[in-house]
RNA sequence: GAUCAUAUAGCGAAGUGGAUAUCGCGUUAGAUUCCGAAUCUAAAAGUCGUGGGUUCGAAUCCCACUAUGAUCG
Numbered sequence: 001g002a003u004c005a006u007a008u009a010g011c012g013a014a015g016u017g018g019a020u021a022u023c024g025c026g027u028u029a030g031a032u033u034c035c036g037a038a039u040c041u042a043a044a045a046g047u048c049g050u051g052g053g054u055u056c057g058a059a060u061c062c063c064a065c066u067a068u069g070a071u072c073g
Stems, first nucleotide, its partner, number of pairs: 001072007010025004018056001027043005049065005
């Protein structure tokens, strides 16, 4: 330098163009307990890597860029 893959909550992941973006772990509060652990209930936490475009509608399709990784030279 070229090609490809990945980027979604604190961490790990799911998400076939139709909406309030989901799950597990974790965090916080409550219930339970003599106190904890475990269990149950609830809540908070995302501008879906960045910027544009297409579309009535984009995490999803297109383009550029950024970061990480792989292959080739």